[in-house]
Context: one part of a larger RNA
RNA sequence: CUGGGCGUAAAGGGUGCGUAGGCGGCUGUUUUAGUCAGAUGUGAAAUGCCUGUGCUUAACAUGGGAAUUGCAUUUGAAACUGGACAGCUUGAGUGUGGGAGAGGUAAGCGGAAUUCCCGGUGUAGCGGUGAAAUGCGUAGAUAUCGGGAGGAACACCAGUGGCGAAGGCGGCUUACUGGACCACAACUGACGCUGAUGCACGAAAGCGUGGGGAGCAAACAGGAUUAGAUACCCUGGUAGUCCACGCUGUAAACGAUGGAUACUAGGUGUAGGGGGGAUAUACCUUCUGUGCCGGAGCAAACGCAAUAAGUAUCCCGCCUGGGGAGUACGGCCGCAAGGCUGAAACUC
Numbered sequence: 001c002u003g004g005g006c007g008u009a010a011a012g013g014g015u016g017c018g019u020a021g022g023c024g025g026c027u028g029u030u031u032u033a034g035u036c037a038g039a040u041g042u043g044a045a046a047u048g049c050c051u052g053u054g055c056u057u058a059a060c061a062u063g064g065g066a067a068u069u070g071c072a073u074u075u076g077a078a079a080c081u082g083g084a085c086a087g088c089u090u091g092a093g094u095g096u097g098g099g100a101g102a103g104g105u106a107a108g109c110g111g112a113a114u115u116c117c118c119g120g121u122g123u124a125g126c127g128g129u130g131a132a133a134u135g136c137g138u139a140g141a142u143a144u145c146g147g148g149a150g151g152a153a154c155a156c157c158a159g160u161g162g163c164g165a166a167g168g169c170g171g172c173u174u175a176c177u178g179g180a181c182c183a184c185a186a187c188u189g190a191c192g193c194u195g196a197u198g199c200a201c202g203a204a205a206g207c208g209u210g211g212g213g214a215g216c217a218a219a220c221a222g223g224a225u226u227a228g229a230u231a232c233c234c235u236g237g238u239a240g241u242c243c244a245c246g247c248u249g250u251a252a253a254c255g256a257u258g259g260a261u262a263c264u265a266g267g268u269g270u271a272g273g274g275g276g277g278a279u280a281u282a283c284c285u286u287c288u289g290u291g292c293c294g295g296a297g298c299a300a301a302c303g304c305a306a307u308a309a310g311u312a313u314c315c316c317g318c319c320u321g322g323g324g325a326g327u328a329c330g331g332c333c334g335c336a337a338g339g340c341u342g343a344a345a346c347u348c
Base pairs, nucleotide, nucleotide: 003320004319005318006317007302008301012316014201015200016199017198021194022193023192025088026087027086028085029084030083031082033081034080035077036076037075038074039073040072041071042070049065050064051063052062053061054060091191092188093187094186095184096183097182098181103177104176105175106174107173108172109171110154115149116148117147118146119145120144121143125136126135162169163168206247207246208245209244210243211242215241216240220236221235222234223233258315259314260313261312262311263310266293267292268291269290270289271288272287273286274285275284276283297304298303321348322347323346330341331340332339333338
């Protein structure tokens, strides 16, 4: 490279938008570039192959043939692919009417709780553990009542519930705003799918500048435990956790399962919408999402099974024994930490 693969064996990019490219619905006319058929020329000879002949045979030599799968020119074919033109509506989009939602951004507001401060009551303990001690407390703690300050998070509702591309999103109200779903079938008429490079988003931790700091808590200190204890347990406690702006760009970023489309038994729950039923409870039916069970099929097995890991098509990413190693070197990016790209020797 040809292949064969990618849930768990190596392997799906963290996620989206989208450029080039690849691929692409139905009907008709046309063209003949691809495609197919014929003809002509060429495709040196030798070698190789088939079949004869000559050396007594063979090697060897030699005659003939096929082949040389290609290229060019030319004559045709018109199904398919491509080009051009015309049309269509089922793919895609728009419109109209609806209901659902922790989707996003900003501002404001609320109550419970912890801590701290002030005051009242009150007195000797509190706290903590397996047991203790460090710690706090007669300068009045813990407990309890009232008042105040401040920060962070939003109990119940709450649900294999909802929303979002992923990361993720949960008190209430308002403003601005994205997307999906259902119904109708009015409009456009293939406008589509995927997507190298690129751009954007991207938990936590971390970094820069400025603020904030209640609780929690790396580091650190002390007390225990222990042979030791740079830990697990306890008392403290600083970065950080929070906000604004900027950076970082990683994760078991997981469904360890890329996206799109079509098809392929059922059963049962749940969320949103529609139709029928009588308008109600049932019940029947349909679309979209989200779970469980299960048949065919698939699978090494486990299991998957209309939310496929089944049957197919298109496009992208990735894998090719273990270690060395996600290392070295180089390049690019970053303030740094580091990230991305990514070997070899050697060894089993």
Source information: This is a predicted structure of a 348-nucleotide part of an RNA (small-subunit ribosomal RNA, central domain) from an uncultured Clostridiaceae bacterium. Model confidence (mean pLDDT): 89 of 100. Its Rfam family is "Bacterial small subunit ribosomal RNA". Gene Ontology terms of the family: ribosome and structural constituent of ribosome. RNAcentral holds the full RNA, with entries from ENA and SILVA.